[in-house]
Source information:
The RNA shown here (transfer RNA) has 71 nucleotides and comes from Acanthothecis fontana. It is recorded under the gene name trnR-UCU. Its mean pLDDT, the model's own confidence on a scale to 100, is 81. Lineage of the source: Eukaryota > Ascomycota > leotiomyceta > Lecanoromycetes > Acanthothecis. Its Rfam family is "tRNA".
RNA sequence: UUCCUAUUAGCUUAAGGGUAAAGCAAGAUACUUCUAAUAUCUUGAUUUAGGUUCAAAUCCUAGAUAGGAAU
Repeated sequence: UUCCUAUUAGCUUAAGGGUAAAGCAAGAUACUUCUAAUAUCUUGAUUUAGGUUCAAAUCCUAGAUAGGAAU
C1' cells in the first nucleotide's frame, strides 16, 4: 500500500428489508424470623456519516476501532 473479517444492553449471543429477542448481571415486589434460593415485573443497545427504499441492525459508498492475510 492492497485485500478480508468483526463491531447490537454492563457481559455473552440472536434477529430472511416490516414492533430489535434471549441468557447472565442490575433494580423493585412477593415468599422467608433474617439472608440465600425461587417466582413475577422493570430498566437498558444496533461503531460513525451519507445514499437506496414506503420502510435499513440488515443493501451500497466512505470513514473509525480491533483482528488477520499478501506485498